[in-house]
RNA sequence: GGGCGAUUAGCUCAGCGGUAGAGCGAAGCAUUCACACUGCUUAGGUCGGGGGUUCGACACCCUCAUCGCCCACCA
Numbered sequence: 001g002g003g004c005g006a007u008u009a010g011c012u013c014a015g016c017g018g019u020a021g022a023g024c025g026a027a028g029c030a031u032u033c034a035c036a037c038u039g040c041u042u043a044g045g046u047c048g049g050g051g052g053u054u055c056g057a058c059a060c061c062c063u064c065a066u067c068g069c070c071c072a073c074c075a
Stems, first nucleotide, its partner, number of pairs: 001071007010024004018055001026042005048064005
C1' cells in the first nucleotide's frame, strides 16, 4: 500500500428500511434467622464520528477513526 471482517447497554451478542432488544452483570422488593438459589420490578443506549439517499436509517451509499485477519512491498 491492497483486500476482507468487526464497532449496538458495564460485558458477550441479536436486531427483513417502520416504537432499539436478549443473556450475564447492577439496584430494589419478595423469600430466608442470615446468605445463596429462585421469582418479580427498575435503571442503564447521542447504535464509533461526519455526510448522503429515503416519508422514515442500527440496517443502504460515501468518508474518517479504532481493532482483528490475509496479501504485497521495503530493509
Transfer RNA from Ramlibacter sp., 75 nucleotides, folded computationally. The organism belongs to Ramlibacter, within Bacteria. Rfam family: tRNA. Rfam describes the family as follows. Transfer RNA (tRNA) molecules are approximately 80 nucleotides in length. Rfam classes the family as a transfer RNA. Model confidence (mean pLDDT): 82 of 100.